C1' cells in the first nucleotide's frame, strides 16, 4: 500500500438474565449449561415475516444508471473497460443520452451558440485645413503636376492579434490570401460510418465531414417499485352504553395507498361514557457458524462432518480479591438478516512497491 | 423501537426554476424632548449547523455527519 486478525489474558468467590434436570402443595430451591460486537450504533438502503380479501392494470411519482458475472434483493459485492491521481505498489468515480426536444450559461465583455466588429489588419471610394513649404519616386529648363507614405470620413472584408470572461465556435505547425479563416495539408482530441479482436463495455486501423458547456435542470431511453411496519399481528382477561350521521345490491358508506378503473364488499365514521394498561403467542435454528474436500480468474456455490452461538419486558452480562503484561480505544442487544456509512488508543500475521 | 420534520443577524422568520442574503424587533449614532419615553433618518452585525461532492459559481442540486423537535402502544 493492500488483505486479514486481535482489541486485556489467568484464577477464585459473590451477584443478575435464560433453557434444560431434579426436589416440594405452592412461594421456591439445588444442580448444569449459555449470556453483547465489528461495529450491537445511524436507520442510509435492501429483503425476509405480518396485516390490509388478492397485491390486479393504468396515469401520477421515486429509486437505479460503463460491461460481464454473483446474490433472495440492494445505494451490495467480484471480475474487466474507460476516466481522474500518484514516483510506484496502489486508490478514487451517480461512467447512459447534449447528433430528440425545451431551458440556463449571472457580472464583466462588441459578442454567450446557427454569436460578434469596441480597438486593431486589410481592399475600394471621396477629401488633405493644421503638424507640412512634410519625407520619397515619377515627369520637368523652371513655376507646377502626378504617385505612394501619413491623416480623416464613408461603404465593406475579417476571428489571426488586443482586451472581457469559468467559458470565445477544435488545438499546434506549415501552405495560401488584399488581410484572414478547417480555405487546404500534417499530427492530435472529439463525432460519424466500415472493417479486424473482444461475449460485451471497448481497443486498433481506413474513410467522411466539420465540434462548446450543464441531465446532482427539465427531460428521452432502460431496469425496478401497492402500502403500512413487531407499537406489524394473534390468543385469552375486562367493559360491555347512550346519542348523531352515512350506506345496505351498487353509480358516490366502506376496504387506511396521491388518482382512475378493475375487484370484494354489509356494515361504517364520529363525539360522550365505560373497562384494560396486567397475562401468553409472535420470540429467535438461521438465505446461521466452524472445519475438511471440490469447483471457480474472483465474489461465490456444491458436498460431508460437527455445533447451538442472549432472548429482556422497568429491561440481565456486573462487582470484590490476587496476579501478569505493552495498563486496555470506539461502544453495548430489543422481530430477524443481507449491506453501506460513521465512530475506534493499542497491538500482531502476510503479501507488494 | 419504527415513523416524520426543523436548523439562515442577539431574537422571531423570509429567501430553495443555483448567480455577490433580507424584513421586524433588538443594538449604536444623529434629530426632536428641559429630560426620557414614542417617532424620524442613518449605521452595524451573517462559519446560511459541519463536512465532502456536482458545477465556471451552492443557502438553493446530491452524499454524510451533529443538534433540537414532534407523531405512533
Nucleotide at each position: 500500500c493492500a488483505g486479514g486478525c486481535c482489541g486485556g489474558g489467568u484464577g477464585a468467590c459473590c451477584g443478575c438474565g435464560g433453557g434444560c434436570c431434579g426436589c416440594g402443595g405452592a412461594g421456591g430451591c439445588g444442580g448444569u449449561c449459555c449470556g453483547a460486537g465489528g461495529a450491537a450504533a445511524g436507520u442510509c438502503c435492501g429483503g425476509a415475516c405480518a396485516c390490509c380479501g388478492c397485491a390486479g392494470g393504468g396515469c401520477a411519482g421515486g429509486a437505479c444508471g460503463c460491461u460481464g458475472g454473483g446474490g433472495a434483493a440492494a445505494u451490495c459485492c467480484c471480475a474487466g473497460g474507460c476516466g481522474g491521481c500518484g514516483a510506484a505498489a496502489g486508490c478514487c468515480g451517480a461512467c447512459g443520452g447534449a447528433a430528440a426536444g425545451u431551458g440556463g450559461c449571472a457580472c464583466a465583455g462588441a459578442a454567450a451558440g446557427g454569436a460578434g466588429a469596441c480597438c486593431g489588419c486589410c481592399a475600394c471610394c471621396g477629401g488633405c485645413g493644421a503638424c507640412a513649404u512634410g519625407u520619397c519616386u515619377c515627369u520637368c529648363u523652371c513655376c507646377g503636376g502626378a504617385g505612394a507614405c501619413g491623416c480623416c470620413g464613408g461603404c465593406g472584408g475579417u476571428a489571426a492579434g488586443g482586451g472581457u470572461g469559468a467559458a470565445a465556435a477544435g488545438g499546434u505547425g506549415g501552405g495560401g490570401u488584399a488581410a484572414g479563416a478547417g480555405c487546404c495539408c500534417a499530427c492530435c482530441a472529439g463525432c460519424g460510418u466500415c472493417g479486424u479482436g473482444g461475449c460485451g463495455a471497448c481497443a486498433c486501423g481506413g474513410c467522411g465531414g466539420c465540434u462548446g458547456c450543464c441531465a446532482a435542470a427539465c427531460c428521452c431511453c432502460g431496469u425496478c417499485c401497492g402500502g403500512u411496519g413487531c407499537a406489524a399481528g394473534g390468543c385469552g382477561a375486562a367493559c360491555a352504553g347512550g346519542c348523531u350521521c352515512c350506506g345496505c345490491u351498487a353509480c358516490c358508506a366502506g376496504g387506511c395507498g396521491g388518482c382512475c378503473c378493475g375487484c370484494c364488499g354489509a356494515g361504517g365514521a364520529g363525539c360522550c361514557g365505560g373497562g384494560u394498561a396486567g397475562g401468553c403467542c409472535g420470540c429467535u435454528c438461521g438465505a446461521g457458524c466452524c472445519g475438511c474436500c471440490g469447483g471457480g480468474a474472483g465474489a461465490c456455490c456444491g458436498g460431508c462432518g460437527g455445533c447451538c452461538c442472549a432472548g429482556a419486558u422497568g429491561g440481565a452480562u456486573g462487582g470484590u480479591c490476587a496476579u501478569c503484561c505493552u495498563c486496555g480505544a470506539c461502544a453495548g442487544a430489543a422481530u430477524c438478516c443481507g449491506g453501506c456509512u460513521u465512530a475506534c488508543a493499542g497491538g500482531c500475521c502476510u503479501g507488494c512497491u | 423501537g419504527c415513523c416524520g420534520g426543523a436548523g439562515u443577524a442577539g431574537c422571531u422568520c423570509a429567501g430553495c426554476u443555483g448567480g455577490u442574503a433580507g424584513a421586524g424587533c433588538a443594538g449604536c449614532u444623529g434629530a426632536u424632548u428641559u429630560g426620557u419615553a414614542a417617532u424620524c433618518a442613518g449605521c452595524u452585525g451573517g462559519u446560511c449547523g459541519g463536512g465532502g461532492g456536482u458545477u465556471c459559481g451552492a443557502u438553493u442540486c446530491c452524499c454524510u455527519u451533529c443538534u433540537c423537535c414532534g407523531g405512533c402502544u